[in-house]
About this RNA
A computed fold for an 82-nucleotide RNA from Oceanipulchritudo sp., annotated as transfer RNA. Rfam family: tRNA. By type it is a transfer RNA. Its family is annotated with triplet codon-amino acid adaptor activity in the Gene Ontology.

RNA sequence: GCCCGGGUGGCGGAAUUGGCAGACGCGCCGGACUCAAAAUCCGGUUCCGCAAGGAGUGUGGGUUCGACCCCCACCCCGGGUA
Numbered sequence: 001g002c003c004c005g006g007g008u009g010g011c012g013g014a015a016u017u018g019g020c021a022g023a024c025g026c027g028c029c030g031g032a033c034u035c036a037a038a039a040u041c042c043g044g045u046u047c048c049g050c051a052a053g054g055a056g057u058g059u060g061g062g063u064u065c066g067a068c069c070c071c072c073a074c075c076c077c078g079g080g081u082a
Stems, first nucleotide, its partner, number of pairs: 001081007010026003019065001027045006046055003058074005
């Protein structure tokens, strides 16, 4: 250089037939239980905004009524190849 796979909340990881983004787990916060704690159980947990709403899937564009998903360029990580 070329080929393949990947990049989504604090972390892991789903959402792939283009149609509610963040399921589930971990962590964290609050509560119940306890003499106290651990374990267990319940609720909450992206950002902005008083609210109505808006933004957000590596970055920037494009297609589309609608994009994490399709197309183009680039960045980063891993593997293969000469």
The coordinates come from a structure-prediction model, not an experiment, and the mean pLDDT is 82.